Model confidence (mean pLDDT): 81 of 100. The RNA shown here (transfer RNA) has 73 nucleotides and comes from a Candidatus Kerfeldbacteria bacterium. Its Rfam family is "tRNA". About the family: Transfer RNA (tRNA) molecules are approximately 80 nucleotides in length.
């Protein structure tokens, strides 16, 4: 320098042929207990890496940028 892949909640990851984002763990509250844990119920938490484009509508399609992984030189 070039090819391919990845970037979504605090962490690990779903969400597939475009229709407005969810799970597990973690966190907070309540119940249960003398108390803790476990369990049950409820809740908070996301400009979907960044900048543009296409579209009535983009996490998803297109271009660019950045970071990471991998292979080639």
């Nucleotide at each position: 320098g070039g090819g391919c892949c990845c970037u979504u909640a605090g962490c690990u990851c779903a969400u597939u042929u475009g229709g407005u984002a969810g799970a597990g763990c973690g966190c907070c509250g309540c119940g249960u207990u003398u108390g803790c844990a476990a369990c049950g119920c409820g809740g908070a938490g996301g400009u979907g890496a960044c900048c543009g484009g296409u579209u009535c509508g983009a996490g998803c399609c297109c271009g660019g940028u950045a970071g990471g992984g991998u292979c080639c030189a």